[in-house]
């Protein structure tokens, strides 16, 4: 001096599912039933490691049982959400932090 990953404020985009019934109400809401999945959370496949048992003179080997690691936009629906508004994972971008590589 260049300045990646990553983190973050803001900005733009950003879905899904009943405003169905009852009660109440200025807004907000509560209950029942029915639903959604993209705040968050949880689950685990292939594969990898390992212990025991089995075979082998040994190196090792396939299989059985067990333990650990192991992804998502998949699955669950705890949480959250289901008029509008707001919000949302994710994408882009200005700025800030950061400091890899050369």
């Nucleotide at each position: 001096a260049u300045g990646a990953a990553c983190c973050u404020u803001g900005u733009g985009g950003g879905a899904g599912a009943g405003u169905u019934c009852c009660g109440g109400u200025u807004u907000u809401c509560g209950g029942a039933c029915g639903c959604c999945g993209a705040a968050g959370g949880a689950g685990a496949a292939a594969c990898c490691c390992u212990g025991c048992g089995c075979c082998u003179g040994g190196c090792g080997g396939a299989u059985g049982c067990g333990g650990g690691g192991g992804a998502a936009a998949c699955u669950c629906u705890c949480a959250g959400g289901c008029u509008u508004c707001a919000g949302u994972a994710c994408c882009a971008u200005c700025g800030g932090g950061g400091g890899a590589c050369g």

A computed fold for a 102-nucleotide RNA from a Bacillota bacterium, annotated as Glycine riboswitch aptamer. It was read from a public genome assembly, where an Rfam model found it.